[in-house]
Context: one part of a larger RNA
RNA sequence: GAUGAACGCUAGCGGCAGGCUUAAUACAUGCAAGUCGAGGGGCAGCAGGACUGUAGCAAUACAGUUGCUGGCGACCGGCAAACGGGUGCGGAACACGUACGCAACUUACCCAUAACUGGUGAAUAGCCCUCCGAAAGGAGGAUUAAUACACCGUAACCUUGUGAAGUGACAUCACUUUAUAAGUAUAGCUCCGGCGGUUAUGGAUGGGCGUGCGCCUGAUUAGGUAGUUGGUGUGGGUAACGGCCCACCAAGCCUACGAUCAGUAACUGGUGUGAGAGCACGACCAGUCACACGGGCACUGAGACACGGGCCCGACUCCUACGGGAGGCAGCAGUAAGGAAUAUUGGUCAAUGGACGCAAGUCUGAACCAGCCAUGCCGCGUGAAGGAUGAAGGUCCUCUGGAUUGUAAACUUCUUUUAUAUGGGACGAAACCUCUUAUUCUUAAGAGACUGACGGUACCAUAGGAAUAAGCACCGGCUAACUCCGUGCCAGCAGCCGCGGUAAUACGGAGGGUGCAAGCGUUAUCC
Numbered sequence: 001g002a003u004g005a006a007c008g009c010u011a012g013c014g015g016c017a018g019g020c021u022u023a024a025u026a027c028a029u030g031c032a033a034g035u036c037g038a039g040g041g042g043c044a045g046c047a048g049g050a051c052u053g054u055a056g057c058a059a060u061a062c063a064g065u066u067g068c069u070g071g072c073g074a075c076c077g078g079c080a081a082a083c084g085g086g087u088g089c090g091g092a093a094c095a096c097g098u099a100c101g102c103a104a105c106u107u108a109c110c111c112a113u114a115a116c117u118g119g120u121g122a123a124u125a126g127c128c129c130u131c132c133g134a135a136a137g138g139a140g141g142a143u144u145a146a147u148a149c150a151c152c153g154u155a156a157c158c159u160u161g162u163g164a165a166g167u168g169a170c171a172u173c174a175c176u177u178u179a180u181a182a183g184u185a186u187a188g189c190u191c192c193g194g195c196g197g198u199u200a201u202g203g204a205u206g207g208g209c210g211u212g213c214g215c216c217u218g219a220u221u222a223g224g225u226a227g228u229u230g231g232u233g234u235g236g237g238u239a240a241c242g243g244c245c246c247a248c249c250a251a252g253c254c255u256a257c258g259a260u261c262a263g264u265a266a267c268u269g270g271u272g273u274g275a276g277a278g279c280a281c282g283a284c285c286a287g288u289c290a291c292a293c294g295g296g297c298a299c300u301g302a303g304a305c306a307c308g309g310g311c312c313c314g315a316c317u318c319c320u321a322c323g324g325g326a327g328g329c330a331g332c333a334g335u336a337a338g339g340a341a342u343a344u345u346g347g348u349c350a351a352u353g354g355a356c357g358c359a360a361g362u363c364u365g366a367a368c369c370a371g372c373c374a375u376g377c378c379g380c381g382u383g384a385a386g387g388a389u390g391a392a393g394g395u396c397c398u399c400u401g402g403a404u405u406g407u408a409a410a411c412u413u414c415u416u417u418u419a420u421a422u423g424g425g426a427c428g429a430a431a432c433c434u435c436u437u438a439u440u441c442u443u444a445a446g447a448g449a450c451u452g453a454c455g456g457u458a459c460c461a462u463a464g465g466a467a468u469a470a471g472c473a474c475c476g477g478c479u480a481a482c483u484c485c486g487u488g489c490c491a492g493c494a495g496c497c498g499c500g501g502u503a504a505u506a507c508g509g510a511g512g513g514u515g516c517a518a519g520c521g522u523u524a525u526c527c
Stems, first nucleotide, its partner, number of pairs: 001526003005523005012380006018373002020338001025336003029333003034079003039076002042072002046070003049066007086291003096214007105206001109203002112201006118152004128141005158183011188195002216263003223254003228251006235245002266288004270281004293314005316327004344370001346369003352366001353364004383414004393405005420463005428454001433448006471516005476497003482511005492499002
C1' cells in the first nucleotide's frame, strides 16, 4: 500500500460499487418456462346471442336448451424447454490459453437460388360408459379430429449402385464431368391482407474433432504399460477421424528434458504490490470448462446423455387405509446448521434481452429497480466574520503573582449547504399498433394514438432558525506529540528494543499536545 474482510469504540448526509471466502450441509413455503384457437376435435368455467318454459297487461325477471359468437380449463399437435440463472465438486487434462488445421454436423435465419405443395387410409387422446385404488394413479369398452401417424403418385443438382472419359507419376483409391438404374418429399390455415409446409444447393451462425507450444509441488514416488504401441480388415460404430469397439498379426510404446504414483488446484482476460524484474491472488465483470442429492444409463431432439425431463441402484426426508406412493434451492427470496462473518419470504415487465405467436399479447426472481449493511471508493457538512475584562473554571509553576487551555468561549453581525416542512416536477419513450403514400416480396417515409416499476424519486423553488451533526488512536526510541498526580518488579504495558523494586515523559488517571477524521484503531492475509 491492499482486502469479498472480521472485531472494539464512534457515527450527519449523498453518489457509485460490493455483500456465505465456512457445510457441493439439510431444506418448510411461494415464485423462477412457457406459448400458439391464424394446426385440431371440442366446450369445463366466463360473457353475448337464439330458442323453449314459468311469472307478468307490458318492459322484464327466473329456469332450461343450444358451440351460434367472443373467448377458453383440460386434451391431441407444433415450437421453446440444450438459452437465460447458479455453483466450483471433480479435473494436472488438449481442461484452459495461444497458433494452425479437418474427416464431418448445424433447428431457426438469408431484399440467396431452383423445384414442388397431387391422391388415399387406419388409428388415438379428449368427451361418454363401466371398473380398480386410501392416494399417486391405472384398466376395459364405445366413439372422434388434425400442420399427429401411415400408404400411394410425382421429383432431382439428394442417396445407393453400374458404365464411360479426364485429373491426381502408377493404382482396384480419390475427385470432376457425363450416361443409366433403383430409392427417397410435403400440410394446410386465413380476418383474403397474409401465415405456413417439402426437397436440394449456397451463405451465415453455432457447436464437434485433431495438432504444435505454454500451464503447480514432491525422487523420503524410478520404472510404468496387454487394447497397452503399431499394422491388416468392402469388420462394427459415429454427424465425423481414430483401439472408439472387435477379429487376426507383430512387440511395441512412455521414461532423469522426470514416465508412473502421490498431493494440491477450475483455467484465462485480469487483480494486488513493486522503480522494475518478479512475487501473491483468480471475489465482482467478461470468455471457456465442469457439475446439478451420490453413482450409472440411455430416450427424445438440429442440439442433452438434459439443474426446475425419464429409468435403475444407493443414502436421506415426507405421506400411507401398510397394499403402496412422493421428493431433490450449487435459480430468486427465505429457514436451520456451521462460522469471526455476509442482506428482503420486496416492486415491475416501464426499458434492454429471451421463448411462443401474423398480431394484439402472454410468460420471464434474466433484467431493471427498491429495501438492509460505514463493507469499500468518492463528494459534502457539522458554520462564517469580528471579538482581550486575554472572563470564569481546569491544569502547571519559581504560588500576594505568573504561564497555559485561548479568539477558544461569552458577546455583535451574517449565511442556510445539509437536515426538516410545503409546493412544483423530469430524462430514461418511441417503437410494436392503426392510417396514408411509395414500392416488387419486403421495406421506407409521413401522420395519429397508447405505454414509467423506479417515483411521495432526481432536480427546482419557498420557509424559519446556528438551528439537526465528532470521534478514534497515540505522545520512551523507531515515530509527529510532555507535564502533574496515583502506584511501587505490585497492578499493569509491549510490534521490536524494553518499561515498573518511592521523584515512571513507557503502568492507571488528569491537563496539555500530535495524527487521522465519519471514521479511527486492532486482528488476519498478500506484496
Background
The part of an RNA shown here (small-subunit ribosomal RNA, 5' domain) has 527 nucleotides and comes from an uncultured bacterium. The RNAcentral record of the full RNA draws on ENA, Greengenes and SILVA.